[in-house]
RNA sequence: AGAGUUUGAUCCUGGCUCAGGACGAACGCUGGCGGCGUGCUUAACACAUGCAAGUCUACGAGAACGAGGUAGCAAUAUCUUUAGUAAAGUGGCGCACGGGUGCGUAACACGUAAGCAAUCUACCUUUGGGUCUGGAAUAACUUCGAGAAAUCGAGGCUAAUACCGGAUAAUGCAGCGGCACCGCAUGGUGAUGUUGUUAAAGUUUAAGUAAUGCCUAUAGAUGAGCUUGCGUCUGAUUAGCUAGUUGGUGGGGUAAAGGCCUACCAAGGCAAAGACGGGUAGUCGGCCUGAGAGGGUGUACGACCACAAUGGGACUGAGACACGGCCCAUACUCCUACGGGAGGCAGCAGUGGGGAAUAUUGCACAAUGGGCGAAAGCCUGAUGCAGCGACGCCGCGUGGAGGAAGAAGGUCUUCGGAUUGUAAACUCCUGUUGAGUGAGAAGAAAGACGGCUGGUUAAUACCCAGCUGGGAUGACGGUAUCACUCGAGGAAGCACCGGCAAACUUCGUGCCAGCAGCCGCGGUAAUACGAAGGGUGCGAGCGUUAUUCGGAGUUAUUGGGCGUAAAGGGCGCGUAGGCGGUCUGCUAAGUCAGCUGUUAAAACUCUCGGCUUAACCGAGAAAAAGCAGGUGAAACUGGUGGGCUAGAGGACAGAAGAGAGAAGUGGAAUUCUCGGAGUAGCGGUAAAAUGCGUAGAUCUCGAGAGGAACACCGAUGGCGAAGGCAGCUUCUUGGUCUGUAUCUGACGCUGAGGCGCGAAAGCGUGGGGAGCAAACAGGAUUAGAUACCCUGGUAGUCCACGCUGUAAACGAUGAUCACUGGAUGUGGGUUCUGCAAUAUGCGGGAUCUGUGUCGAAGCUAACGCGUUAAGUGAUCCGCCUGGGAAGUACGGUCGCAAGAUUAAAACUCAAAGGAAUUGACGGGGGUCCGCACAAGCGGUGGAACAUGUGGUUUAAUUCGACACUACGCGAGGAACCUUACCUGGGUUUGACAUGUAUCUGCAACUGCUAGAAAUAGUGGGUUUGGUAGCAAUAUCAACGGAUACACAGGUGCUGCAUGGCUGUCGUCAGCUCGUGUCGUGAGAUGUUGGGUUAAGUCCUUUAACGAGCGCAACCCUUGCCGCUUAUUGCAACGCCGAAAGGUGGCACUUAAGCGGGACUGCCUUGGAAACAAGGAGGAAGGUGGGGAUGACGUCAAGUCCUCAUGGCCCUUAUACCCAGGGCUACACACGUGUUACAAUGGCGAACUACAAAGGGGAGCGAUACCGCGAGGUGGAGCAAAUCCCAUAAAAUUCGUCUCAGUUCAGAUUGAAGUCUGCAACCCGACUUCAUGAAGUUGAAAUCGCUAGUAAUCGCGCAUCAGAACGGCGCGGUGAAUACGUUCACGGACCUUGUACACACCGCCCGUCACACCAUGAAAGUUGCUCGCACCCGAAGUUGUUUUACCUAACCUGCAAGGGAGGGGAACAGUGAAGGUGAGGGGAGCGAUUGGGGUGAAGUCGUAACAAGGUAACC
Repeated sequence: AGAGUUUGAUCCUGGCUCAGGACGAACGCUGGCGGCGUGCUUAACACAUGCAAGUCUACGAGAACGAGGUAGCAAUAUCUUUAGUAAAGUGGCGCACGGGUGCGUAACACGUAAGCAAUCUACCUUUGGGUCUGGAAUAACUUCGAGAAAUCGAGGCUAAUACCGGAUAAUGCAGCGGCACCGCAUGGUGAUGUUGUUAAAGUUUAAGUAAUGCCUAUAGAUGAGCUUGCGUCUGAUUAGCUAGUUGGUGGGGUAAAGGCCUACCAAGGCAAAGACGGGUAGUCGGCCUGAGAGGGUGUACGACCACAAUGGGACUGAGACACGGCCCAUACUCCUACGGGAGGCAGCAGUGGGGAAUAUUGCACAAUGGGCGAAAGCCUGAUGCAGCGACGCCGCGUGGAGGAAGAAGGUCUUCGGAUUGUAAACUCCUGUUGAGUGAGAAGAAAGACGGCUGGUUAAUACCCAGCUGGGAUGACGGUAUCACUCGAGGAAGCACCGGCAAACUUCGUGCCAGCAGCCGCGGUAAUACGAAGGGUGCGAGCGUUAUUCGGAGUUAUUGGGCGUAAAGGGCGCGUAGGCGGUCUGCUAAGUCAGCUGUUAAAACUCUCGGCUUAACCGAGAAAAAGCAGGUGAAACUGGUGGGCUAGAGGACAGAAGAGAGAAGUGGAAUUCUCGGAGUAGCGGUAAAAUGCGUAGAUCUCGAGAGGAACACCGAUGGCGAAGGCAGCUUCUUGGUCUGUAUCUGACGCUGAGGCGCGAAAGCGUGGGGAGCAAACAGGAUUAGAUACCCUGGUAGUCCACGCUGUAAACGAUGAUCACUGGAUGUGGGUUCUGCAAUAUGCGGGAUCUGUGUCGAAGCUAACGCGUUAAGUGAUCCGCCUGGGAAGUACGGUCGCAAGAUUAAAACUCAAAGGAAUUGACGGGGGUCCGCACAAGCGGUGGAACAUGUGGUUUAAUUCGACACUACGCGAGGAACCUUACCUGGGUUUGACAUGUAUCUGCAACUGCUAGAAAUAGUGGGUUUGGUAGCAAUAUCAACGGAUACACAGGUGCUGCAUGGCUGUCGUCAGCUCGUGUCGUGAGAUGUUGGGUUAAGUCCUUUAACGAGCGCAACCCUUGCCGCUUAUUGCAACGCCGAAAGGUGGCACUUAAGCGGGACUGCCUUGGAAACAAGGAGGAAGGUGGGGAUGACGUCAAGUCCUCAUGGCCCUUAUACCCAGGGCUACACACGUGUUACAAUGGCGAACUACAAAGGGGAGCGAUACCGCGAGGUGGAGCAAAUCCCAUAAAAUUCGUCUCAGUUCAGAUUGAAGUCUGCAACCCGACUUCAUGAAGUUGAAAUCGCUAGUAAUCGCGCAUCAGAACGGCGCGGUGAAUACGUUCACGGACCUUGUACACACCGCCCGUCACACCAUGAAAGUUGCUCGCACCCGAAGUUGUUUUACCUAACCUGCAAGGGAGGGGAACAGUGAAGGUGAGGGGAGCGAUUGGGGUGAAGUCGUAACAAGGUAACC
């Protein structure tokens, strides 16, 4: 720091996603150790059990066990001690701290900075003063009583530092008085005079002026209370709220100001800078992230606040409205003898429950701290420690060095090897950790105690201060640590490997199973699924999930935008607000600079230090914005005073205009009415019909009525804020422009709310209604046609008044101001000037103001904008933040309604979009070509047959090929074979290849038996070479067989894994590259334009210049000529021969070679040229004809069954052999052909002609003979210019037939044959005789052909034993037509539109049907919540009391008693919960219902994208 993802590609916009960090986490797999941290985020849910707050002894009373003694036999009694102890009580202090939790709270709760002249503060410290004298009770205890209990009642005794009376008392407090000083208003402080008033407690000691308490006052410290400025979440679909409300006066209350409370008075107070109400939330230091600004968060630690089952309340106290106190109410739990009681873990552990999820009912007060105490000490779930959890951070280990036969095994393999991999083994070491044994800290020194010195004192006592001494005290823990011994021994996993993003292969699977953060993988060769091997990353962890910041400049202060991507309000006026010209004085709010205070500690940062290191901890330093105070500066902003005129406005003089409103008025046209004239149609359309018309239309003339709109001028023109405005005249009226520079003196700009205007359609009331015209009707069109077209036609359109308030209300461009080159039109002024001078004339320049076009710079993603900015700046307003859902729902406001306005969410997608590019396409345009159409000739489609295909059938009818570009195609030839198919019979190293091992010995040839054959069995026959050896024989090699193993074999699958070959567009003229240039880029240019050509052929122009593959040419053939050569070809002539023929051989033909020839070369015309038209010559003329030759590419085109080949599959079978069958089937359909339908013909006859190109040895086969014939017999000649196939046929001549299903046509069938072949039954061809079907020129539609072509005629060849109507070739005869390019088809180039790119066989919309999802409405229903009104009214508190009660302290009284006071009670006020009622708000559910979304192959149409076939859209 970026990356992936929209497209065929590009740039942009824009969302989604990823890489990083973090965490109180959870889950999955795995797990050695230690240190330091950390651990109920959910149910503030309910809690068993234990513990978490006591302590002191001023006070009275006062045990027991135990020990000892005495008495007694003993039981026992008693005494001393235990002990003035324990336990309990009175009393003091504490219990308001510490600990927990985050419910509530949007608030002075918190943070920060101030204030209290409006306050309190126990214990502690400082400094003064004091501590006198009396009294009455009461608990404990005891005696009774009630009760189940909790507990309570009555009587009696008693003490105090408990309680009460009195005394004294001030610098306290209160009242009054003046003085001084000070201050921020009220006021404060100090000294002072006077009056009144207020206190106490003792204990220890023999005692005291000692110690410690107590009282009062002073100051401090600490803590608390109150007030204020500023900061502090969300939504306006919450806009008005408020009666103690705001203020005042009096009173009350509090420690204290205050409506805090109360009575009265006034009517205020708050709010768009967001009141009130709703939702959410403890706040902060900090923590996480980020470059920062920010964003998120508030666990642990620290500060503050709030709370303690829920709600209310006070008491005590220095402090509470009190977590482990009290009272009441409610809910819940427990006990109960049913009468009544008890309780509150959000303390520490722990339990249940909830939950994805969070620990031990541990040890200790040793340390630190707290309470009480003089102290010892006691208490302390605070705290210190330990336990559990990889929950986090940090550290360590799981070994180190050597070690190549690169082991084995695994995996892959091109079979060679590669890799795992120095990895292991093996050798030598080490000992962190671990196990064992032993040693063993620091944390603990104070206090206490002792000593010394000093102080105090009468004192050496006590006490205090300082110094000093040393004993005791450890939960953790026999822990950390150390030493020794043992021994590599006990210690590695997890995720990932298609791209992003480091890391690749094999197997399995086969759109299945599955993966996936995004893009996306998987349909038989998956680096994406699963596994394995290998690799990459991290490592006691690794991944996943949730959340959060970042990336995201994707809310933009830093730091974005709004013409077309989302986004300028339809337009104006104007309030608040924001911003504001110029000169000058003052001020100092903003601003700026020093300073002061504060910003707790911890944390972050830096530097040191302590744990072996680190995490962690300690010390020091630094920093910090902000806030407050104070001092100064005065440029700028603000404030204030005084000026100015450049902004703005006024005045005066002129100007143009469909600006607005009202009244009047005009002509043309349509329609209607009347009249005249006139006759059969009119009207309408692509064509028609409906409609009108003989009752007289249309047409025409005249007259009249009525409504609406204003031709020409007229414009790219004018006016207006916009909507909008058009005949003419008048009246009223708004704005604009120009000129003068006369006046005012900043009066300005913008503008949230607000107010007004606002096309068309629509609504209301009343008019009006000619034309036009939604709805509607009819006629057409159509598959349908609720449309487009036609004929009619009602609202409406018009007027008046009122409403609506929206438009693609658009320049898709807010208003205002300033600045920044020009060119050229046009409207309105002013001014100078030329020509003209009659002009409102015709020009030119300058200037102001409008309105257009083109364009420098600049801007823009591009398109484009460009002084009328989308440029450069300023001010203000509006608006945007992915697509869809949706401008929708709900709610509010407005409206008569229609509806408008404001305006979401769930859910869903990974895009949606803008501009431009290249293609493709268009029922877009332009140019051009092609047997493409047209003009012609002949066919196909109808018949029969042949052949191929589909279908059907079958045991099998083998397989492939499917628009053009499959279908007489592979197949150039299926009776067996072929053959791949079927049935049956057989074989298994195999019909075929190579190799190894063992055994064995041949072979060829020829019989017989069984069998359908393959095959099996059995005979005959027979034996090679080398070496050794005399030989037998052994061994080796060749060859054969058997067995076993490697392997063979496969026309099995995949042409969508491939090579090769082929078809097609298309023999169309195209397809590209290098360099340069242009463009951000895809790309463009070149290759476009103007001409020309068969051609991207050439010329010319030109930011292009060149080049390549194609075109053309070079090649073959054919046409003319020449030369050379000359057998088997040719052939005059000579010779020989009876002839056949032989021989010599000129020319020609022919053959085969080599050359020539044609190049727009020449001429004319046109043209710049290319070139075109014509002409000459020539055998041939403008590529002469034909062929071969097929660019980049397209169709996943065809072929795995020619061949080759990856992968997969079969291996006694999917291989191999054999026999028979099938590929030849047959209701049918299609393609390609053949033969015909006849007279341009058939048939017959003819001593009638004339070819070319081929083939021939298992061959062609002559003459001759036989057969009607196919053919047979036979075998001359010929490996061929020699012989043979081999008579060419149409043609020509003659005859006949005479238009008929025929003397046409020949299918079919019967019979008899021929040939080939092992074999013609299925299933061949041909011959003869007989038979003689359909068919009389073929609907829609469709094919070929432009000249030696079509048509027609025959001949040959390949394949092949035989078997062409097919295929490939050959020649003979030999036409017609082409005006032309409008249209249909195909193609090329340019251009245009596009929502297409699988590219129009594209894309795509809506209803309906089905499934699922979320959501709105809905009769209602169920919880929750809020306030209001009323009722009831606990505890408590306040007030009152003439109180049938009780009463120690004081007063009175001898006493009894009385009084005061107190308690209690009653009444009144207030008051929580509860009840009732009517409401508000917000949830859940809800029959039914509405639309929405999503869903590989549903239905109907075809709305949009091209002129999308009616331009689209609002």